[in-house]
RNA sequence: CCGAAUGAUACUAGCAGGAGAGAUCUGGGUGGUCCAGACGCCGAAGGAGAAAAUCUCUUGAAGUCGCUUUUCAAGAGGGGAAACUCUCAGGCAAAGGUACGGCUAGUAGACGGUACUCUGGAGAGUUUCUCUAAGCAGAGAACACCAAAGGGGAAGUCGGAGACGGCGAAUCUCUCAGGUUAAAGGACAGAGAA
Numbered sequence: 001c002c003g004a005a006u007g008a009u010a011c012u013a014g015c016a017g018g019a020g021a022g023a024u025c026u027g028g029g030u031g032g033u034c035c036a037g038a039c040g041c042c043g044a045a046g047g048a049g050a051a052a053a054u055c056u057c058u059u060g061a062a063g064u065c066g067c068u069u070u071u072c073a074a075g076a077g078g079g080g081a082a083a084c085u086c087u088c089a090g091g092c093a094a095a096g097g098u099a100c101g102g103c104u105a106g107u108a109g110a111c112g113g114u115a116c117u118c119u120g121g122a123g124a125g126u127u128u129c130u131c132u133a134a135g136c137a138g139a140g141a142a143c144a145c146c147a148a149a150g151g152g153g154a155a156g157u158c159g160g161a162g163a164c165g166g167c168g169a170a171u172c173u174c175u176c177a178g179g180u181u182a183a184a185g186g187a188c189a190g191a192g193a194a
Stems, first nucleotide, its partner, number of pairs: 001113003010107006017100001022039001024038005040092003046088001047086003054078009116192005125143001127142005144180003150176001151174003156167004
């Protein structure tokens, strides 16, 4: 600053959306399923890890006549989230399930979002050629990729006899823009408290 009792946020239910990775091999059983073993993979049920804030202790420095309070630094412990990490669990044709988001209804009832600051935060060519250039960077061309700034798409769902109208997304999808060493950026996430 914007939204919110004409209902924030949360929970429950209904309907549809929702990725990834061997229909791998061997043996037994066998209609399908199932059991045992072998390597190879995925991460979005669930689980675990821990960054900053912040707290305590110890040591040192500053400060002080000296000590304590105070400030800074280091070490140890507490504290602490995610879609990050680990792969315990789960999964690797379809079906089913799935974090997450959409619409509608119900329960309950007061906050929520953006901006600002600190912190965590994935993926993919340091590819080739030409000009400039020490290199990075810049301009042009060529193939190959990523998906998490931004942007577009769209499933639907509720009302209605119908015509039509309300609401309408998402790690889904397209890759326009952006990106493919580091840095920066970065959806999302925690803190800015008691």
The RNA shown here (glycine-GGAnGA riboswitch aptamer) has 194 nucleotides. It matches the Rfam family "glycine-GGAnGA riboswitch aptamer". For this family Rfam cites "Bioinformatic analysis of riboswitch structures uncovers variant classes with altered ligand specificity" (Weinberg et al., Proc Natl Acad Sci U S A, 2017). Its Rfam clan is "Glycine riboswitch clan". Rfam describes the family as follows. glycine-GGAnGA riboswitch is a variant of glycine riboswitch that have in common a U69A change. This riboswitch is associate with genes that encode either saccharopine dehydrogenase or amino acid transporters and other genes with not predicted function. Gene Ontology term of the family: glycine biosynthetic process. Its mean pLDDT, the model's own confidence on a scale to 100, is 80.